[in-house]
Predicted 3D model of an 85-nucleotide RNA (SAM riboswitch aptamer (S box leader)) from an Actinomycetes bacterium. The source organism's lineage runs through Bacteria, Bacillati, Actinomycetota and Actinomycetes.
RNA sequence: ACAACAUCAAGAGCGGUUGAGGGACGGGCCCGAUGAAACCGCGGCAACCAGUGAAAACCAGGUGCCAAUGCCCGAGCGAUGAUGG
Numbered sequence: 001a002c003a004a005c006a007u008c009a010a011g012a013g014c015g016g017u018u019g020a021g022g023g024a025c026g027g028g029c030c031c032g033a034u035g036a037a038a039c040c041g042c043g044g045c046a047a048c049c050a051g052u053g054a055a056a057a058c059c060a061g062g063u064g065c066c067a068a069u070g071c072c073c074g075a076g077c078g079a080u081g082a083u084g085g
Base pairs, nucleotide, nucleotide: 002084003083005081006080007079008078013042014041015040016039017038021031022030023029025074026073027072028071043066044065045064047063048062049061051058052057070077
C1' cells in the first nucleotide's frame, strides 16, 4: 500500500516570516490584503492509545486537532485513531 473496526453536532489561537489562495473531491455556500496556504515560535483542546482511578474523572507521554455539524448535499467519498500487515 491494503484489510476489517471505532469515531467524526463537544472542545481549543496568538506572534513572526511570507504573500493568494483555502475549506479533500463534484455542486453549493463560505473564509481570505482587517492577510489564504505553508513554515517557525509559543500557547491551547482532549477524540483514540498509554498512565492513575472502583467510578466520575484526572493527566498531556504517543498520535491527532484548534472558522462554520466531516460547513451543506452527493459518492464505490474523506479524515483521525487503535489493530493487523